[in-house]
RNA sequence: GAUCCUCGAACGCUUAAUUCUUUUUUAAAGAAGCGGGGGAACCAAUUCCCGGGGUGAAUCCUUUUCAGGUGGACGGCCGGAGGGCCCGUUCAUGAGAGAGGGUAGGGUUAUCCUUUCAACCCGAACCCGUCAGCUAACUUCGUCAGCGUGGAAGGGAGGUUGU
Numbered sequence: 001g002a003u004c005c006u007c008g009a010a011c012g013c014u015u016a017a018u019u020c021u022u023u024u025u026u027a028a029a030g031a032a033g034c035g036g037g038g039g040a041a042c043c044a045a046u047u048c049c050c051g052g053g054g055u056g057a058a059u060c061c062u063u064u065u066c067a068g069g070u071g072g073a074c075g076g077c078c079g080g081a082g083g084g085c086c087c088g089u090u091c092a093u094g095a096g097a098g099a100g101g102g103u104a105g106g107g108u109u110a111u112c113c114u115u116u117c118a119a120c121c122c123g124a125a126c127c128c129g130u131c132a133g134c135u136a137a138c139u140u141c142g143u144c145a146g147c148g149u150g151g152a153a154g155g156g157a158g159g160u161u162g163u
Stems, first nucleotide, its partner, number of pairs: 011148004018032006033143006043133001051131001052128004060102007069093008077084002105122005111157007
């Protein structure tokens, strides 16, 4: 000097997910802040079908692979016959699952808010359990987790430095 691993601090990003206090002190309890659910009147709704609903930006369309099941045709086997709860081939449909493409929508590009352009990303996952429209009072729950971006032209607000 380089590489790898671990720990800590500062700053920053997604997110509601931060801060403070106390105690038996690294854990527990509580508070504030932020966020979600339930919940009148009025309004909405009032039929049918598939049950329905919630958090979230995360909806919708399409290609393709696998595919339970269902239906048709043909053949085999069985039967005196109708036919068969049996086997095979093929066609259609296909619950559901995987791999792609796009998309409603969402995020970042460092003082804060905002407009335009450009670039790079996300476009998931989970929960309730037959039940919930909105909703004042009221009531109840959460406060995790995961990361490391930095381009340009304007408007507004505020701050710093120099003269």